[in-house]
RNA sequence: GGAGCUCUAGCUCAACGGGAGAGCAAUCGGCUGAAGACCGAUGUGUACGGGGUUCAACUCCCCGGAGCUCCA
Numbered sequence: 001g002g003a004g005c006u007c008u009a010g011c012u013c014a015a016c017g018g019g020a021g022a023g024c025a026a027u028c029g030g031c032u033g034a035a036g037a038c039c040g041a042u043g044u045g046u047a048c049g050g051g052g053u054u055c056a057a058c059u060c061c062c063c064g065g066a067g068c069u070c071c072a
Base pairs, nucleotide, nucleotide: 001071002070003069004068005067006066007065010024011023012022013021018055026042027041028040029039030038048064049063050062051061052060
């Protein structure tokens, strides 16, 4: 220098162009002498930034950023 992939909750990750979610963590309550385990409840989000297409974008297109991998 060229190419590909990834970026969504605190962490790991899902999600046909139409309702943003799961597990773990966390918080609150129950249980216990207490704690852990267990049971119940609670989603807390600028969807990496900007622009475009569309009635409608996490999703499609363009530019930029960061990370990983490959080629040179």

Description
This is a predicted structure of a 72-nucleotide RNA (transfer RNA) from a Candidatus Pacearchaeota archaeon. Lineage of the source: Archaea > Nanobdellati > Candidatus Pacearchaeota. RNAcentral holds the sequence, with entries from ENA.